A computed fold for a 1406-nucleotide RNA from an uncultured bacterium, annotated as small-subunit ribosomal RNA. The prediction has a mean pLDDT of 83. Rfam family: Bacterial small subunit ribosomal RNA. Rfam links the family to the GO terms structural constituent of ribosome and ribosome. The RNAcentral record of the sequence draws on Greengenes.

[in-house]
RNA sequence: CCCUUAGAGUUUGAUCCUGGCUCAGGACGAACGCUGGCGGCGUGCUUAACACAUGCAAGUUGAACGAAGCAUAUAGUAGGAAGCCUUCGGGUGGAAUAGUAUAUGACUGAGUGGCGGACGGGUGAGUAACGCGUGAGCAACCUGCCUGCAAGAGGGGGACAACAGCUGGAAACGGCUGCUAAUACCGCAUAAGACCACGGCAUCGCAUGAUGAAGAGGUCAAAGGAGGAAUCCACUUGCAGAUGGGCUCGCGUCCCAUUAGGUAGUUGGUGAGGUAAGGGCUCACCAAGCCGACGAUGGGUAGCCGACCUGAGAGGGUGAUCGGCCACACUGGAACUGAGACACGGUCCAGACUCCUACGGGAGGCAGCAGUGGGGAAUAUUGGGCAAUGGGGGAAACCCUGACCCAGCAACGCCGCGUGAGGGAAGAAGGCUUUCGGGUUGUAAACCUCUGUCCUUGGGGACGAAGGAAGUGACGGUACCCAAGGAGGAAGCUCCGGCUAACUACGUGCCAGCAGCCGCGGUAAUACGUAGGGAGCAAGCGUUGUCCGGAAUUACUGGGCGUAAAGGGUGCGUAGGCGGCCUGGUAAGUCAGAUGUGAAAUACCCGUGCUUAACAUGGGGGGUGCAUCUGAUACUGUCAGGCUUGAGUGCAGGAGAGGAAAGCGGAAUUCCUAGUGUAGCGGUGAAAUGCAUAGAUAUUAGGAGGAACACCAGUGGCGAAGGCGGCUUUCUGGACUGUAACUGACGCUGAGGCACGAAAGCGUGGGGAGCAAACAGGAUUAGAUACCCUGGUAGUCCACGCCGUAAACGAUGGAUACUAGGUGUAAGGGUUCAAGAAGGCCUCUGUUGCCGAAGCAAACGCAAUAAAGUAUCCCGCCUGGGGGAGUACGGCCCACAAGGCUGAAACUCAUAGGAAUUGACGGGGGCCCGCACAAGCAGCGGAGCAUGUGGUUUAAUUUGAAGCAACGCGAAGAACCUUACCAAGGCUUGACAUCCCUGUGACGUAUAUAGAGAUAUAUAUUCUCUUCGGGGCGCAGGAGACAGGUGGUGCAUGGUUGUCGUCAGCUCGUGUCGUGUGAUGUUGGGUUAAGUCCCGCAACGAGCGCAACCCUUAUGAAUAGUUGCCAGCGAGUAAAGUCGGGAACUCUAUUGAGACUGCCGGGGACAACUCGGAGGAAGGUGGGGACGACGUCAAAUCAUCAUGCCCCUUAUGUCUUGGGCUACACACGUGCUACAAUGGCCGGUACAAAGAGCAGCGAAGCCGUAAGGACAAGCGAAUCUCAAAAAGCCGGUCCCAGUUCGGAUUGUGGGCUGCAACCCGCCCACAUGAAGUUGGAGUUGCUAGUAAUCGCGAAUCAGCAUGUCGCGGUGAAUGCGUUCCCGGGCCUUGCACUCACCGCCCGUCA
Repeated sequence: CCCUUAGAGUUUGAUCCUGGCUCAGGACGAACGCUGGCGGCGUGCUUAACACAUGCAAGUUGAACGAAGCAUAUAGUAGGAAGCCUUCGGGUGGAAUAGUAUAUGACUGAGUGGCGGACGGGUGAGUAACGCGUGAGCAACCUGCCUGCAAGAGGGGGACAACAGCUGGAAACGGCUGCUAAUACCGCAUAAGACCACGGCAUCGCAUGAUGAAGAGGUCAAAGGAGGAAUCCACUUGCAGAUGGGCUCGCGUCCCAUUAGGUAGUUGGUGAGGUAAGGGCUCACCAAGCCGACGAUGGGUAGCCGACCUGAGAGGGUGAUCGGCCACACUGGAACUGAGACACGGUCCAGACUCCUACGGGAGGCAGCAGUGGGGAAUAUUGGGCAAUGGGGGAAACCCUGACCCAGCAACGCCGCGUGAGGGAAGAAGGCUUUCGGGUUGUAAACCUCUGUCCUUGGGGACGAAGGAAGUGACGGUACCCAAGGAGGAAGCUCCGGCUAACUACGUGCCAGCAGCCGCGGUAAUACGUAGGGAGCAAGCGUUGUCCGGAAUUACUGGGCGUAAAGGGUGCGUAGGCGGCCUGGUAAGUCAGAUGUGAAAUACCCGUGCUUAACAUGGGGGGUGCAUCUGAUACUGUCAGGCUUGAGUGCAGGAGAGGAAAGCGGAAUUCCUAGUGUAGCGGUGAAAUGCAUAGAUAUUAGGAGGAACACCAGUGGCGAAGGCGGCUUUCUGGACUGUAACUGACGCUGAGGCACGAAAGCGUGGGGAGCAAACAGGAUUAGAUACCCUGGUAGUCCACGCCGUAAACGAUGGAUACUAGGUGUAAGGGUUCAAGAAGGCCUCUGUUGCCGAAGCAAACGCAAUAAAGUAUCCCGCCUGGGGGAGUACGGCCCACAAGGCUGAAACUCAUAGGAAUUGACGGGGGCCCGCACAAGCAGCGGAGCAUGUGGUUUAAUUUGAAGCAACGCGAAGAACCUUACCAAGGCUUGACAUCCCUGUGACGUAUAUAGAGAUAUAUAUUCUCUUCGGGGCGCAGGAGACAGGUGGUGCAUGGUUGUCGUCAGCUCGUGUCGUGUGAUGUUGGGUUAAGUCCCGCAACGAGCGCAACCCUUAUGAAUAGUUGCCAGCGAGUAAAGUCGGGAACUCUAUUGAGACUGCCGGGGACAACUCGGAGGAAGGUGGGGACGACGUCAAAUCAUCAUGCCCCUUAUGUCUUGGGCUACACACGUGCUACAAUGGCCGGUACAAAGAGCAGCGAAGCCGUAAGGACAAGCGAAUCUCAAAAAGCCGGUCCCAGUUCGGAUUGUGGGCUGCAACCCGCCCACAUGAAGUUGGAGUUGCUAGUAAUCGCGAAUCAGCAUGUCGCGGUGAAUGCGUUCCCGGGCCUUGCACUCACCGCCCGUCA
């Protein structure tokens, strides 16, 4: 200089951290699922080193040799055919054939001999080893064939196969006798030379030693073959080279210490043997060594390397193909031959297995190439060829070669190509979807114009072949080239919730299923299945498995230990590690340079060749390593010398619950004795057990005994820690201060080791007052093997000996150095402050606390106490997600035992955990509110009845509401209707809406008939506009779209409502603080009904809430004056605002006023505000109402309404009649009426407000005992009516009783409404006259015009109220106060809760 480093999901309500799990990437000798066009180059039993049928894989040499055979030729022997001649007698002829000899041969196989079968090929069982890798060494070695050099080959001999004969055996295989050759074998000669023993000398080295060389002695060679020859090939001896091997050494090379000791040829020596060679390699003797915590021995696993995969790298994993080395060849052992083997296709022995057998005996070894069975998820043809490359033999030709070259099979991998290209909108059809408009598939298709890679057919046709020429090709008529044909034959797989690119519909309904992690699925699933669409890759795509990565999650690069996992209980100290200042030497570490090596292939760079690429190939560079040599000397080491500051010693001091032993002391408890004294004591929340009239407790005196030491006493002191506390004495350890005399680095840490080590516990012997496990009793409790009480034994105490653990904690190892301060405390020191003591001052050393800057830290926090900061050294070496488990033993050591130390795994989960945050919660704390309690008044709970609910019943008793916040609630009014329920009878385009067609002129009304009615039939009556075509309206019939549903889901929703709560809260912007969730603001001091206001404050502002604005009520005023009013004037009546009139008053209804802590005084902080007062109709929000923040309760409502989805469609729709919602052993809620004298009854007599009224209110008079009736005036209402207000007041009566209280129930007779009062209405009269004499536990409302009490009205409504909503009349009591109950607000604290205490969670059982 260049290149190079990626994260995400998942613990929580949320946050930060720790920490695991999981994913995205790459790779593979792979396998499986779906799919599959072509070519090139590679690769292909990872399992049973399991067993193997069959074929092939190592032979060659006749130019080493003998014999035999074969062929040919020649020679001769036997033989005698055809043909010819014939006198038919024969002659001639000489072939085939047989055998002999010789010669020849690209002939044949067996044998002797030579060389090769030790290479090539396979496999990875064994091996943790000098096996492998790397670098050295052999002065301790060998090396056939090959090369170079030197010297040779003279002359003899005896055999054995083959063969022949005989013979054994089933076979394999032999036996005996006889013959024979050689490059087979053996003597002799020669000896350049080699070897052996000796040897003056020279040179050299690395210890033994090596080399050279004069001399002399001994031993040791040979083979021939071919050729006409030249010559060639062989042979012998030696030296040297090359190649290949053997041996030795340094370093490196997996896991387990729950493997700690191993070893007798073991370690070494002397001698001998053996080997090519060193060596306990072997043997004899001698010695007793040798290895091991730097991991011996044992166990497990494994061939090693170049390399390959991954990774930024360092590393981690692997050891297929290719290459190097090793090991093995059915298993185990052994040697022979040979240059080389202890030998894959050799021998011998043993074993297992298989085969043959005549049962006597034999044969075999695919981990060579194919192939078979078996095993397995899984791995190919019993192919072609020696054309090339290479190997063996041969002089060569040549032979052999499952090495090799090729082909076949397999998408097993890598690479390349194709499945078409351009145009083409009616955006076709179809599919899917839809908000019904459309969107999408989609230029995609059709259609038009082209092209020809692969493919098919035909033609041509290689390189690979090399030496002078010729010849020689398995692959192969292959690659390649040309021509023609035709878009024709060639696309799938996975995924689509997040991570992670890609979305909808339907089906399903915690089912079926998915899933790598988180997690989806319980009726609207982008997560299951299917479809459409989309995303990704592509002849492949997914899944599974394995490895690396991400993982800084074993951290060398590159982590940690206060609380997350993690400091040993403490000290002393061994090995080891580390170590102050100065000088010199050395050069081991370290640094630099050089040399050698680091094989080839691979990888990288630059090129080249196949059309490209994969692939192949040429060149180059690098290679952290090892070895040797040379140099440098700062640092480390080492050697030598010195120093004093680290460390230690000495001297002088003072402090201390430091330790051990002995002695002494007083207070208290208990016990004993005696006295006084009498009925209780003791104990508790309250009691009881217990003690006590046999005299306790209490009190006085005396005595005994044991244990512990009040006050002083203090985040004070001492000690290494555990720990140590009355006083005195003796012995003794350490620290500190001062001084600077001595030693001179003597230091720090410390694996093992040794020692100490609370309490409890154990052993032996003492002791025993109090206390007190166990135990007993009494209480408490559902139980109480506990907490409380009464007793009480071990033990606690002492001596000696064990045990060895604790939240042994500062949850913080030791040492050294450095890094702002402030303030106390203990021990010394200093001080010309002080006469001294006490004290003051300084802060030099040091003790123990607090606060705090920088820094650190996840935060909390730490912060001069040697830090949790900045650094160095050493130890524990401490840890490796949670649980299982500090458990088990498959163990070891220790202990008398109890037990301790060390310390797993199976299995299981996706978390476990730390710190901090917001809430919620607490039988936590503080402050404050509310009819929350308290103080009161009236009730409920008991009775009867009304009404609602549950339950039960029923054909149906329709349904919703469910603690507060369901239950006189939806329902402001179920006889029919309502009505949703039940039974029965009907209808099916429908009771209701829109559209179409046909017919008709009605519809409707009235009457009659059938019927329970719906309904059906009959009779009567009978449209409108018009341009005369028809239209409008209605009815009937018909077809289908559709209607309809009080059917489901309030957990799919809108809207509305309840509740906390009219509680005072809930938030935001900007700023600031914090890594962040968040905090601040909103907390604090006051104050308020109020987050109301004031003050303060890193906050400053703002919003929704509070308050106010609105309505009503309480007081004036102004205006207005009828239907309301009537003071004064007039008229008038039995009386009367009745009339004229009036506008004063009341009233009505519009405007406006008024109240604001405005004024005064006290308090308060000079504030906010508060207390009191004045004035005022009203005073501190005057009373009441409407008004309900952010949100909570998946609160209520699909039956008010609306609405998604699902469901029904001759019914879950619709019509009708009747029934039911009104049932009744029972339970609850809400009310009414009572139980009476503050009362009931009778008579008389006053005073309201607010309302309603035409399908209505209905006066007066009349009738009826009454309910009511007949007639009928007035009034759409400040006019008329309902309408009498009632309690009250006056008078009378009742006389405390189940009554002259109370009115239920029932009977009879009536009235009213209505089509209809049986189920099932209300009212009246008469008669009847139940329970009930003030209500258990418990519980509700109310703070003033309130409670209580009294009546009046209205809505709904034909009729039906004790309910609901309103109205006025009469009109109280009490409130000390906030301890407690309930609810709420604010602050704070704890928390393992956050679905938030109705939480979480533990154990047992199923």